[in-house]
RNA sequence: GGGCAACCAUCGCCGAGUCCCCGUACGGCGCGAGCCAGGGGAGCCGGGGACCCACAUGUCCCUGGGGUGAAUCGGGUCCCUUUCCGGAGGGAGCCGUAGGAGACCUUCCUGCUCCGAACCCGUCAGCUAACCCGGUAGGCGAGAAGGAAGGAAAGG
Numbered sequence: 001g002g003g004c005a006a007c008c009a010u011c012g013c014c015g016a017g018u019c020c021c022c023g024u025a026c027g028g029c030g031c032g033a034g035c036c037a038g039g040g041g042a043g044c045c046g047g048g049g050a051c052c053c054a055c056a057u058g059u060c061c062c063u064g065g066g067g068u069g070a071a072u073c074g075g076g077u078c079c080c081u082u083u084c085c086g087g088a089g090g091g092a093g094c095c096g097u098a099g100g101a102g103a104c105c106u107u108c109c110u111g112c113u114c115c116g117a118a119c120c121c122g123u124c125a126g127c128u129a130a131c132c133c134g135g136u137a138g139g140c141g142a143g144a145a146g147g148a149a150g151g152a153a154a155g156g
Base pairs, nucleotide, nucleotide: 001008002007011141012140013139014138018042019041020040021039022038027036028035029034043136044135045134046133047132048131053126064124065121066120067119068118073096074095075094077092078091079090080089081088082087099115100114101113102112104151105150106149107148108147109146110145
């Protein structure tokens, strides 16, 4: 922008989650171009893993611990379960909060809006060269910017 919408095209935002090739002679879909599953590579992200270093080192009791991610911590309210009646666990919702995001990039100041979830390992993990393993999803269309400094790119 089209459309009631689904959706399509383009541009953009959060995020590591992008790009290229095969797939296309074989699996699925499609009349077909092709799309998807799957495979490989590059880039990017994360985890494990020595020396050195760091941590710990009076005793007992209680409490497992760790990772991805901004997503932690605290205080009320209501409900449910359990109870040895002291509490414990779970759910919903509210108020704050560490922290995070907001249209070229970085830093700083002022200010506004929004988020502040979820999941994984399974009793094991500090850092960590070599080395090893894994991921490359998903969601969105809200705009609030002003100032200072330094870059990048384009144009004259």
Molecule: c-di-AMP riboswitch aptamer (ydaO/yuaA leader)
Organism: Streptomyces albireticuli